[in-house]
Context: one part of a larger RNA
Molecule: large-subunit ribosomal RNA, domain IV
Organism: Patescibacteria group bacterium
RNA sequence: CCCUCGUUAAGGAACUCGGCAAAAUAGCGUCCGUAACUUAGGGAUAAGGACUGCCCCAAGCAAUUGGGGCCACAGCAAAAGACUUCAGGCGACUGUUUAGCAAAAACACAGGUCUCUGCCAACUCGAAAGAGGAUGUAUAGGGACUGACGCUUGCCCAAUGCCAGAAGGUCACGUGGACUGGUUAGUUCCGGUUUACCGGAACAAAGCUGGAAAAUUAAGCCCUGGUGAAUGGCGGCCGUAACUAUAACGGUCCUAAGGUAGCGAAAUUCCUUGUCGGGUAAGUUCCGACCCGCACGAAUAGCGGAACGGUCUGAAGACUGUCUCAACGAGGGACUCG
Numbered sequence: 001c002c003c004u005c006g007u008u009a010a011g012g013a014a015c016u017c018g019g020c021a022a023a024a025u026a027g028c029g030u031c032c033g034u035a036a037c038u039u040a041g042g043g044a045u046a047a048g049g050a051c052u053g054c055c056c057c058a059a060g061c062a063a064u065u066g067g068g069g070c071c072a073c074a075g076c077a078a079a080a081g082a083c084u085u086c087a088g089g090c091g092a093c094u095g096u097u098u099a100g101c102a103a104a105a106a107c108a109c110a111g112g113u114c115u116c117u118g119c120c121a122a123c124u125c126g127a128a129a130g131a132g133g134a135u136g137u138a139u140a141g142g143g144a145c146u147g148a149c150g151c152u153u154g155c156c157c158a159a160u161g162c163c164a165g166a167a168g169g170u171c172a173c174g175u176g177g178a179c180u181g182g183u184u185a186g187u188u189c190c191g192g193u194u195u196a197c198c199g200g201a202a203c204a205a206a207g208c209u210g211g212a213a214a215a216u217u218a219a220g221c222c223c224u225g226g227u228g229a230a231u232g233g234c235g236g237c238c239g240u241a242a243c244u245a246u247a248a249c250g251g252u253c254c255u256a257a258g259g260u261a262g263c264g265a266a267a268u269u270c271c272u273u274g275u276c277g278g279g280u281a282a283g284u285u286c287c288g289a290c291c292c293g294c295a296c297g298a299a300u301a302g303c304g305g306a307a308c309g310g311u312c313u314g315a316a317g318a319c320u321g322u323c324u325c326a327a328c329g330a331g332g333g334a335c336u337c338g
Stems, first nucleotide, its partner, number of pairs: 001333008010324002014322001019319001027052001029051004037042001039148001053070007071075001083317007090309002095107002111146007123132003149304004154234003159231002161227005168222003174216002179211005186203007235253005262296001263293001274290005
């Protein structure tokens, strides 16, 4: 010097990102007492205070109760065994999670809503058989979002999606086959040669083989409607009141419609340590307001909200070697020798 412990004058968070760590609290013993708030259950062992041993007497079956007395610094006499309070954010809660850096505000959750599914269900696995769903049957099952509870959940269907519709437009295979190409028995013509035959050209039946118009033809798309707890979206400029300022009001442009209630410098605010108030001697954090919301906002839910939390943030009491500022002691290392 390091590790693990113990004690410490005076002070008591001045330490530090932060009371991290340590100290302190301590009996689910008896009695008293116990606030805001609240979903009336809780909060609550709230907080805070007093008592606690042993002996004798009385009552009682007893636990125990009442009276009197005795000892100690100390009677839950040891050990073990909650610190408490105030305020706010988030998540209702108990639960779950990154086996090996994250336990949380993330996931789940009961509850809510939408949507699909009539049973050989939808859906999922599987080339299939088959299985799950389910030995279930719409008070059931699948999918999506939200996430107890309370009060609520505004406007926009133009775009995208979904649902419904069917008059018209478009439109595949197929059907259809007007017309037409190729092939050539044959006919005609020309040349050679000559009764016959050879060569060439034009036309061309049937058959075979190609191309192909009209017409017909489903879904889809176009089209017509609906639909937001579907994907999503929810304006700009100018002027105006008898101080000033501001603008209830007016004008204009654009849009499918221009953000309603509630909340708001917020887990969201750049400017920003915004401004005011509170707490402190002093407060970029915290709490209460204001609203100029860079860039909140209503089931990617909005705003509240008791209880709960190894959660996050701020404050206070108690307490302390965290610190002022270090000291001493114990054990184990380091170090020296072997």